[in-house]
RNA sequence: GCCCCCUUAGCUUAGUGGUAAAGCAGCUGUUUUGUAAACAGUCGACAACAGUUCGAUUCUGUUAGGGGGCUCCA
Repeated sequence: GCCCCCUUAGCUUAGUGGUAAAGCAGCUGUUUUGUAAACAGUCGACAACAGUUCGAUUCUGUUAGGGGGCUCCA
C1' cells in the first nucleotide's frame, strides 16, 4: 500500500426492510431472624455522517475503531 470480516444494553449474543429480543449483571419488591437462592417487576442499546425507500439495525457510500490475510516487486 491492497483485500476481507466485525461494530446492537455494563458483558455475551439474536434480529437482515415494517413494534429492537434473550441470558448474565444492575435496581426494586415478595420470601428469610439475616445472607444467598428462588419468584415477580423494572432500567438500559443499533459506532458516526450521508444516500435509496412510504419506511433502514438491515441495502449503498464515506469516515472512525477492532481483527485477519497478502505484498514490500518492476